Predicted 3D model of an 89-nucleotide RNA (c-di-GMP-I-GGC riboswitch aptamer) from a Clostridiaceae bacterium. Rfam family: c-di-GMP-I-GGC riboswitch aptamer. Rfam links the family to the GO term cyclic-di-GMP binding. The coordinates come from a structure-prediction model, not an experiment, and the mean pLDDT is 86. Of the family's consensus pairs, 95% are formed in the model.
[in-house]
RNA sequence: AAUGAAAAAGGCAAAUCCAUCGAAAGGUGGAGACGCAAAGCCGUGAGUCUAAAGCAUAGCAAUAUGCCAUGAUCGUCAGGUUGCCAUUA
Repeated sequence: AAUGAAAAAGGCAAAUCCAUCGAAAGGUGGAGACGCAAAGCCGUGAGUCUAAAGCAUAGCAAUAUGCCAUGAUCGUCAGGUUGCCAUUA
């Protein structure tokens, strides 16, 4: 420097359950392992999810329906950045 077939020092932890925060999507902690070579980190681009607030329509109103990210997801993909082990040169 390239690569991730096998192995290994180690690492992470899906679903589900409990607690907790949140309007929700979802987050955090514990239990738990489906998987993962960046399943480390960054919401920068795309995708996906949600729709409290806002806007529109209907309605006397309560409210209902629709639109919308400024919310969320890095274990959807791309990009950026840092790093372990092994193999090869």